[in-house]
Context: one part of a larger RNA
RNA sequence: AGCGAACGGUGGAUGCCUAGGCUUCUGGAGGCGAUGAAGGACGCGGUAAGCUGCGAAAAUCUCCGGGUAACAGCAAACAUGUAUUGAUCCGGAGGUGUCCGAAUGGGGCAACCCGGCAGGCUGAAGGCCUGUCACCGCAGGUGAUGCGGGGCGAACGCGGGGAACUGAAACAUCUCAGUACCCGCAGGAAGAGAAAGAAAUUAUCGAUUCCCUGAGUAGUGGCGAUCGAAAGGGGAAGAGCCCAAACCCGCGGCGUUUCGGCGCGGCGGGGGUUGUAGGGCCGCCAGCAAGAGUUCAUGACGUGAACCGGAACCGUCUGGAAAGUCGGUCCGCAGAGGGUGACAGACCCGUACGGGCAAGCGUCAUGCACCGGAGGCGGUGCCUGAGUAGGGCGGGACACGUGCAAUCCUGUCUGAAUCCGCGGGGACCAUCCCGCAAGGCUAAAUACUCCCGGAAGACCGAUAGUGAACCAGUACCGUGAGGGAAAGGUGGGAAGCACCCCGAGCAGGGGAGUGAAAUAGACCCUGAAACCGUUCGUUU
Numbered sequence: 001a002g003c004g005a006a007c008g009g010u011g012g013a014u015g016c017c018u019a020g021g022c023u024u025c026u027g028g029a030g031g032c033g034a035u036g037a038a039g040g041a042c043g044c045g046g047u048a049a050g051c052u053g054c055g056a057a058a059a060u061c062u063c064c065g066g067g068u069a070a071c072a073g074c075a076a077a078c079a080u081g082u083a084u085u086g087a088u089c090c091g092g093a094g095g096u097g098u099c100c101g102a103a104u105g106g107g108g109c110a111a112c113c114c115g116g117c118a119g120g121c122u123g124a125a126g127g128c129c130u131g132u133c134a135c136c137g138c139a140g141g142u143g144a145u146g147c148g149g150g151g152c153g154a155a156c157g158c159g160g161g162g163a164a165c166u167g168a169a170a171c172a173u174c175u176c177a178g179u180a181c182c183c184g185c186a187g188g189a190a191g192a193g194a195a196a197g198a199a200a201u202u203a204u205c206g207a208u209u210c211c212c213u214g215a216g217u218a219g220u221g222g223c224g225a226u227c228g229a230a231a232g233g234g235g236a237a238g239a240g241c242c243c244a245a246a247c248c249c250g251c252g253g254c255g256u257u258u259c260g261g262c263g264c265g266g267c268g269g270g271g272g273u274u275g276u277a278g279g280g281c282c283g284c285c286a287g288c289a290a291g292a293g294u295u296c297a298u299g300a301c302g303u304g305a306a307c308c309g310g311a312a313c314c315g316u317c318u319g320g321a322a323a324g325u326c327g328g329u330c331c332g333c334a335g336a337g338g339g340u341g342a343c344a345g346a347c348c349c350g351u352a353c354g355g356g357c358a359a360g361c362g363u364c365a366u367g368c369a370c371c372g373g374a375g376g377c378g379g380u381g382c383c384u385g386a387g388u389a390g391g392g393c394g395g396g397a398c399a400c401g402u403g404c405a406a407u408c409c410u411g412u413c414u415g416a417a418u419c420c421g422c423g424g425g426g427a428c429c430a431u432c433c434c435g436c437a438a439g440g441c442u443a444a445a446u447a448c449u450c451c452c453g454g455a456a457g458a459c460c461g462a463u464a465g466u467g468a469a470c471c472a473g474u475a476c477c478g479u480g481a482g483g484g485a486a487a488g489g490u491g492g493g494a495a496g497c498a499c500c501c502c503g504a505g506c507a508g509g510g511g512a513g514u515g516a517a518a519u520a521g522a523c524c525c526u527g528a529a530a531c532c533g534u535u536c537g538u539u540u
Stems, first nucleotide, its partner, number of pairs: 001539009015525001016489002020460002022457007029449002031152002039100003042055003046078002050074002061094006070082003105114003115133007135149005156187001157185005167174001171222001197205002209236005219227001240441003243385001247270005253264004275419001277384003280380006293370002296367008307355003313328003317324001329346002331335001337349003390414008400426001421436005476483002496524001499511004
């Protein structure tokens, strides 16, 4: 030195564990903000660095409710206190709430600086305290003033803009895709929505939305790659309404006038809302309800906080410890689950079941109020949404790439009809059928989950599962945008090693003691391998 064995060191794999995650379902909530948010800065404790809580009234104050013996957070110790005259704690409602931040009196390198006005403190002040003073929109008289806005927020929604990689086995039309991304705006949903509809081998259907089907069909397409309907059928849900105009009335304004009026326009009220056309006006007839919604009050029920009640076990043996063993019992509308010194229906918390409950919310009923609302016949031919429909050119949207290209939108140029009217039925024409544009509103069925509660998992178990089980978006890196870790486990209980010894020692160790165990001693469960040793054996 090699090999082997034993025993150690080192190391932290493995096993077991879970405080944390992941995913789904279900219920709730779906917003917060000038009454100053989200997020922060700085403070607040007897001693106090961090976290948590709170705000100069500062680990808190008041009231109401719950609850019952302890309490002064994580977090020990000392000190000092509180509490059955009910504290701590839990729920609800308030109070206080520095400074920054939309930040809003002005400024500013956020958490700072400097003002005006009114009032107060002071002998006074270049000092202090309280209140107030931004801008924009709407209304209003360009006033006073009032109301609103601004910012934040995970996804979902609607709108305005809008790629490329990629695919086409290259690439340009095309595709990716109206996707990503940017911007605006809103709601708990949004959008759509009450037919100028869909259809039609001849019959109709009757707002919209969503799901299944129709169907990878009909189509579209360098007819390549691709893209890709609709009607109809079956379901979920179900709801319909209001203006403009004709006409009438009122009040201002303007033009004209022979002052008798006439005309135009504005605002307000009534009227009216339709396509088997409807309405207005004139005449005649008839003459009364139904229904729905909202708000308020009362009542009932449900929901809704802390919280309350809630059955049934003892002994024996082993052991450090009994829930294990053995023996004998018991409860169960409760044998879900967790904890307790090993495995507990009957020890603890719970569980089934039952109770309680303020505000608020929901549903229903009743009542009042409000809103709202209904005819027939005849005549008349007044009204029924105009720079609109349509057209030319250029684009875009429609599953549809200009195509035979209807339909919808419109940048530009044009430009009707008025119910004896107008639009559509995929070029276009006729016949026929369907509808009534150029104003508006509309619950539910649908989408989503930052957040709160509940339930679950042939999900993970510390190199996994969130980046983060641990004081993590931390340490650290970067000028910055941004990037971004590692790191869990003594023991049932600290009983966390009094005392002695070695040592320079608050290092480390040896005794002693604790403990079932100390090779469980805090670098602490288990403790693999690599790697390093010690002793013995063996080989040269």

Large-subunit ribosomal RNA, domain I from a Bacteroidales bacterium, 540 nucleotides, folded computationally. The full RNA is in RNAcentral, with records from ENA. Its mean pLDDT, the model's own confidence on a scale to 100, is 84.